[in-house]
């Protein structure tokens, strides 16, 4: 980097260094000199993998722990493509729902 698969409306921040950007992309809308990104320390959340326990049976589900990851503004911040419903000023419109795409993270494979 590519592929497969699961999840993404819950949850969880202080300090130091740093010094203007950040929220993947595009549009919107936000965050930021009352200090962005990044790095470090400590803390926390969660429970994918992992370990332990127990049972049902059917390979999925429960409880506990927290070793490997991950995460700690806003639902993945909202939308982007398609379909359906509703509304209307019939518009390349608004809105709701469903599915998808893209992205992120875990686990596995190449």
């Nucleotide at each position: 980097c590519u592929c497969u698969u699961a999840u993404c409306c819950a949850g969880a921040g202080a300090g130091g260094c740093g010094g203007a950007g950040g929220g993947a992309c595009c549009g919107g809308c936000c965050c930021g000199a009352g200090g962005a990104a990044g790095c470090c320390u400590c803390g926390g959340c969660a429970a994918c993998c992992u370990g332990g326990c127990a049972g049902c049976a059917c390979a999925g589900c429960g409880c506990c722990a927290a070793g490997g990851u991950g995460c700690c503004a806003a639902u993945u911040c909202c939308g982007g493509c398609a379909g359906a419903g509703c509304g209307u000023u019939u518009a390349u419109c608004g809105u709701u729902c469903u599915g998808g795409a893209a992205g992120a993270u875990g686990a596995g494979a190449g």